[in-house]
Molecule: transfer RNA
Organism: Bacilli bacterium
């Protein structure tokens, strides 16, 4: 300076244009003399800005992070 890949909850992580799926964690509650184990319950306008569309996590540009490349 050039190009490819990725951002989705605190943490892993699904999603392929039509109601954001689970698991750990966290807090609340049940049970228990206390607790532990189990059971309920309990949260994301999807990095950010635009577009395209009847409808965008999802497509299509910018621009910010994180990884690699090649010079």
């Nucleotide at each position: 300076g050039g190009g490819g890949c990725u951002u989705u909850a605190g943490c892993c992580a699904a999603g392929u244009g039509g109601u954001a799926a689970g698991g750990c964690g966290u807090g609340g509650g049940a049970c228990u003399g206390c607790a532990a184990c189990u059971c309920c319950c309990u949260g994301a306008u999807c990095a950010c800005c635009g577009g395209u569309u009847c409808a965008a996590a999802u497509c299509c540009g910018a621009u910010a992070g994180g990884c690699c490349c090649c010079u």